A computed fold for a 154-nucleotide RNA from Salinibacterium xinjiangense, annotated as FMN riboswitch aptamer (RFN element).
[in-house]
């Protein structure tokens, strides 16, 4: 210098105003963009990861004189999961440049939006939708890393 094998470490971003009792959920406008891969940089190409569902059942509780039965649910396995287009340069870009669009997990939590019922109406009671940015699970996990450290055989 690449190569295996252990360990350590790092490993996700983003707000202002209106309206109102009350909203970072509603309206308006702004802001954000994991990890490998790819002829040349990539939220929208091609897979991974987070999440959710299902198989399973390691481990741990806890009842029982037992045989058993309850809870608990790790790693694994399958499933499910969102968005582009032009025009330019160029040997080569859905990756750059210029327009102009789009998209974003579960649970939480004001709809002033819809609905029902009751009122002459004002309005009130309940029902439903509504957060990429806010609060939780998460001082988690984790795709990884041309980050470091030891050993190996080269």
């Nucleotide at each position: 210098c690449a190569c295996g094998u252990g360990c350590u470490c790092c490993g996700g971003g983003g707000u202002c105003g209106g309206u109102g009792a009350a909203a970072g959920u509603c309206c308006g406008a702004a802001c954000c963009g994991g990890c490998g891969g790819u002829g040349a940089u990539a939220g929208u190409c091609c897979g991974c990861g987070a999440a959710c569902c299902a198989c399973g059942g390691a481990u741990g509780g806890g009842u029982g004189c037992g045989a058993a039965c309850c809870c608990u649910g790790a790693g694994g396995u399958g499933g499910u999961u969102g968005a582009c287009c032009u025009g330019g340069u160029g040997g080569a870009a859905u990756u750059c440049c210029g327009g102009g669009a789009c998209c974003g997990a579960c649970g939480g939590u004001a709809a002033u939006g819809g609905g029902u019922u009751g009122g002459a109406a004002a309005c009130a009671a309940c029902c439903c939708u509504c957060a990429g940015u806010c609060c939780g699970g998460a001082u988690g996990a984790g795709a990884g890393g041309c980050a470091g450290c030891a050993c190996g055989a080269g």
Description: Rfam family: FMN riboswitch aptamer (RFN element). About the family: The RFN element is a highly conserved domain that is found frequently in the 5'-untranslated regions of prokaryotic mRNAs that encode for flavin mononucleotide (FMN) biosynthesis and transport proteins. Taxonomically the source falls in Salinibacterium (Bacteria, Bacillati, Actinomycetes, Microbacteriaceae). Model confidence (mean pLDDT): 81 of 100.